[in-house]
The RNA shown here (transfer RNA) has 73 nucleotides and comes from an Oscillospiraceae bacterium.
RNA sequence: GAGGAUAUGGCGCAGUUGGUAGCGCGUCAGAUUGUGGCUCUGAAGGCCGAGGGUUCGAAACCCUCUAUCCUCC
Numbered sequence: 001g002a003g004g005a006u007a008u009g010g011c012g013c014a015g016u017u018g019g020u021a022g023c024g025c026g027u028c029a030g031a032u033u034g035u036g037g038c039u040c041u042g043a044a045g046g047c048c049g050a051g052g053g054u055u056c057g058a059a060a061c062c063c064u065c066u067a068u069c070c071u072c073c
Base pairs, nucleotide, nucleotide: 001072002071003070004069005068006067007066010025011024012023013022019056027043028042029041030040031039049065050064051063052062053061
C1' cells in the first nucleotide's frame, strides 16, 4: 500500500433484505429462607464506534473517518 471481519447497557451476545432495541450474567429493591447463598418477582442502566447522506422513518442502506483483528504485497 491492497482486501476483508468486527464495533449494540458494566461483561458476553441477538436484532429475520428500514418501523421506534432484546436475552443471559452482573447491579439494585422486594418475597422466600436460620443466612447477605439458592429460587421467584420487579426495577435501573444502551438513542447502537464517530461524522455526514438517503428516507415519512436508519443499529440495518450509501460515503468518509477511528479502533482492534486477519490475509496479501

Its Rfam family is "tRNA". Rfam links the family to the GO term triplet codon-amino acid adaptor activity. Rfam classes the family as a transfer RNA. It was read from a public genome assembly. The coordinates come from a structure-prediction model, not an experiment, and the mean pLDDT is 80.